[in-house]
RNA sequence: GCUACAGACCAGGUCUUCGACUCUCUUUUGGGAGUAGGAAAGUCCGGACAGCAAAGUGCGAUGCACCGGUGAACAGCCGGGCGCCGGGUAACCGGUGACAGCAAGUGCCACAGAAAAUAACUGCCUUUAGCAAUAAAGGUGAGGAUGAAAACGUGGGGUAAGAGCCCACGGUCUUCGCUGGUAACAGAGGAGACGGGUAAACCUUGCAUGCUGAAAUGCCACGUAUAGUAACCUUUGAGAGCUGCACGUUCGAGUUCUGAAAAGACAGGUUACAGGGUAGGCAGCUUGACCAAAAGAGGCAACUUUUUUGGCAGAUAAAUGAAGACCCUCGACAGAAUCCGGCUUACAGGUCUGUAGCUUUU
Numbered sequence: 001g002c003u004a005c006a007g008a009c010c011a012g013g014u015c016u017u018c019g020a021c022u023c024u025c026u027u028u029u030g031g032g033a034g035u036a037g038g039a040a041a042g043u044c045c046g047g048a049c050a051g052c053a054a055a056g057u058g059c060g061a062u063g064c065a066c067c068g069g070u071g072a073a074c075a076g077c078c079g080g081g082c083g084c085c086g087g088g089u090a091a092c093c094g095g096u097g098a099c100a101g102c103a104a105g106u107g108c109c110a111c112a113g114a115a116a117a118u119a120a121c122u123g124c125c126u127u128u129a130g131c132a133a134u135a136a137a138g139g140u141g142a143g144g145a146u147g148a149a150a151a152c153g154u155g156g157g158g159u160a161a162g163a164g165c166c167c168a169c170g171g172u173c174u175u176c177g178c179u180g181g182u183a184a185c186a187g188a189g190g191a192g193a194c195g196g197g198u199a200a201a202c203c204u205u206g207c208a209u210g211c212u213g214a215a216a217u218g219c220c221a222c223g224u225a226u227a228g229u230a231a232c233c234u235u236u237g238a239g240a241g242c243u244g245c246a247c248g249u250u251c252g253a254g255u256u257c258u259g260a261a262a263a264g265a266c267a268g269g270u271u272a273c274a275g276g277g278u279a280g281g282c283a284g285c286u287u288g289a290c291c292a293a294a295a296g297a298g299g300c301a302a303c304u305u306u307u308u309u310g311g312c313a314g315a316u317a318a319a320u321g322a323a324g325a326c327c328c329u330c331g332a333c334a335g336a337a338u339c340c341g342g343c344u345u346a347c348a349g350g351u352c353u354g355u356a357g358c359u360u361u362u
Base pairs, nucleotide, nucleotide: 001358002357003356004355005354006353007352008351009350010349012327013326014325015324016323017322018321020035021034022033023032024031025030037333041344042343044342045341046340047339048338049213050212051211052210056247057246058245059244061209062208063207064206065205066080067079068078069077070076081099082097083096084095085094086093087092100204101203105202106201107198108197109196121144122143123140124139125138126137127136128135129134152170153169154168155167156166157165171194172193173192174191175190176189178187179186180185217283218282219281220280228273229272230271231270232269233268234267239251240250241249242248254266255265256264290311291310292309293308294307295306296305297304298303328331
C1' cells in the first nucleotide's frame, strides 16, 4: 500500500422564494423559534402507564431451563464453567451451543443390513441322524458383511466354541465423603453399574405467568326513543364477575289478583334483532428508569455514579413539503402515531480503529 472480516461513527451541503404543524411575542394580517430515524421497520422479548377484576382449590394452557453478575425488567447484555468445531508442538487463542431429564414411561430411527434394541445372515462349537455330502436341534455377539450408529475399549486368562464370565489397564455413568472455588464446576480417592440414538418427539421434573392495549382510559359539550319485535328469566334465579374448564364463591331484577298455588296482568332484568342519535372539544401526549459529549470515581466487563455543557416533533385525515440556483465524492435503506430498554432485519457511499493475509521499501 492492497484485500477480507469485525466494531464504532456519519447518512450530501449552502442560499432564495412559496407553503404545512406546534410553541411563542406582538396585536396585525405580522415577527421569532422548533419540526423524523439509525433503524421511525418487524411487532419478536421485557417493562412503564391505564381500564376491568382482585374468595379459593383442582385440572389444563403458555413460557423459561449450566453458574454468577448487571438492570425497573427480560428469552437482552457481561464474566465464568462445560461440550463441540477450527488453528497451534504446547501454553493458549478464536468461533459456536433452547446447555434439566432418553439411567422414569411411550413412540420413532430413511437407505443398507439377518438384526436399529425381546439382535444368529454367514462363520465357530456341541449333540443327534447319515458311509459321506449334508440336515435338524441347541450354544455362541469373539471373526466377516451393512450402516451415521451394532450392544464398554485393549490385552490376558478361561472355554466345546465363546462372552465383563474372570483379571489388569483405560472409558462412561451413579453415588459417598475430601480439597479448591460464591457457584456452575475442577482435582485426587472409595463403592457400585455397563443402560445405542432421539425431548426444536409425546412426556417428566423445577420455576414463572390474571385479561385487554392509546381505537387503553378520564372528563366536558351536543344529540337521543321512558318507544318497537322475539326468546328466556325475576330467589326453584335469566345472566354477569372471579384466567380456558370444573367445583366453589360473589353479584343479580317483584308486585297484584287468590285461602294457597298455577295461569294471567302490570312492572323489571338479560340476550339478540331492527331502528334512532352523536361522531365536536380537553386531558392522556411527550422532560423521561430520557439522549449525547467531556472530565472524575467504582468494576475484569456489562454497568453504576458525580460534576459541567448541550439536546429532545407531537399531528388526528393526520404537518415535517414544493420550486429554483450553485458546489461535491452525485447521495442507500427508509416516514414518528402512548412512552422506554433490548433483539432481529434492510442499507449507496465515506471516515476511524482492530485482526488476518499478500506485496513493497528499510
The prediction has a mean pLDDT of 76. Predicted 3D model of a 362-nucleotide RNA (Bacterial RNase P class A) from a Chitinophagaceae bacterium. Rfam family: Bacterial RNase P class A. Rfam classes the family as a ribozyme. Its family is annotated with dimeric ribonuclease P complex, ribonuclease P activity and tRNA processing in the Gene Ontology. It is recorded under the gene name rnpB.